[in-house]
RNA sequence: GGGCCCGUAGCUCAGUGGUUAGAGCAGUCGGCUCAUAACCGAUCGGUCGCAGGUUCGAACCCUGCCGGGCCCA
Repeated sequence: GGGCCCGUAGCUCAGUGGUUAGAGCAGUCGGCUCAUAACCGAUCGGUCGCAGGUUCGAACCCUGCCGGGCCCA
């Protein structure tokens, strides 16, 4: 230098054009227990990497950039 993949909650990920952006774990509060863990309930948490474009409508499609990974040279 070229090609491919990935970037969504504190962490691991799902969501692949349409009214709510979600799950598990973690955190907080409560229940249970002599107590702790486990278990149960509730709750908290997101400018969907950044900018622009397409569209009535974008996390999702297109372009550029940034970051990470793999391969080729």

Predicted 3D model of a 73-nucleotide RNA (transfer RNA) from a Dehalococcoidia bacterium. The sequence was found in a public genome assembly. Rfam family: tRNA. By type it is a transfer RNA. The organism belongs to Dehalococcoidia, within Bacteria.